RNA sequence: GUCCGUGUAGCACAAUGGAUAGCGCGUUGAACUUCGAAUCCAAAGAUCGUGGGUUCGAAUCCCACCUUGGAUG
Numbered sequence: 001g002u003c004c005g006u007g008u009a010g011c012a013c014a015a016u017g018g019a020u021a022g023c024g025c026g027u028u029g030a031a032c033u034u035c036g037a038a039u040c041c042a043a044a045g046a047u048c049g050u051g052g053g054u055u056c057g058a059a060u061c062c063c064a065c066c067u068u069g070g071a072u073g
Stems, first nucleotide, its partner, number of pairs: 001072005007066001010025002013022001018056001027043003031039001049065005
């Protein structure tokens, strides 16, 4: 250089073009406990890598760029 993939919450990952974008771990608060741990309940935390395009509607489809991984020479 060429080709293929990856990017979503602090971490690891889901989500058929139509939903308030979810689950686990973690964090915070409350319950329980003599105190912790465990358990249970709740809350906060995402402008879905960036910028355009298609569409009534985009995390999802298309284009360019960026990040990161792999294949090839």
Transfer RNA from Trichonephila inaurata madagascariensis, 73 nucleotides, folded computationally. The RNAcentral record of the sequence draws on ENA. The coordinates come from a structure-prediction model, not an experiment, and the mean pLDDT is 81. Rfam family: tRNA. Rfam classes the family as a transfer RNA. Rfam's curators write: Transfer RNA (tRNA) molecules are approximately 80 nucleotides in length. NCBI's taxonomy places the organism under Eukaryota, Panarthropoda, Araneomorphae, Araneoidea, Trichonephila inaurata.